[in-house]
A computed fold for an 87-nucleotide RNA from Streptomyces otsuchiensis, annotated as Glycine riboswitch aptamer. The sequence is in RNAcentral, with records from MGnify. The model forms 86% of the base pairs in the Rfam consensus.

């Protein structure tokens, strides 16, 4: 460094129309479409601030953009501890 196991680990309309199923009169789910939000799979970017230094230049990210991802509830996620393997 990388892979693996456990635990921990957010965010943002269960908005709005149409249509399709269940279910029975009032409700749930799924797809599509509109707007409108989220950054912590990835992805871009130093243009803003931050830190790597006193400066210049250069380079990083949890910063910045949201391309994709997401926005009941569960799953999942960067990130951290901790064991195991390899390199």
């Nucleotide at each position: 460094c990388c892979g693996u196991g456990c635990g921990g680990g957010a965010g943002a309309g269960u908005c709005c129309g149409c249509c399709g199923g269940c279910c029975c009169c009032g409700g749930c789910c799924g797809g599509c479409g509109g707007c409108g939000c989220c950054g912590a799979a990835g992805g871009a970017g130093c243009a803003a601030a931050u830190c790597c230094u006193c400066c210049c230049c250069g380079g990083a990210a949890u910063c910045u953009c949201u391309c994709a991802g997401g926005c009941a509830c569960c799953c999942g996620u960067a990130c951290c501890g901790c064991g195991c393997g390899g390199g």
Description
The source organism's lineage runs through Bacteria, Actinomycetota, Actinomycetes, Streptomycetaceae and Streptomyces. Its Rfam family is "Glycine riboswitch aptamer". Rfam links the family to the GO term glycine biosynthetic process. From the family's description: This family represents the bacterial glycine riboswitch. Glycine riboswitches usually consist of two metabolite-binding aptamers domains with similar structures in tandem. The coordinates come from a structure-prediction model, not an experiment, and the mean pLDDT is 80.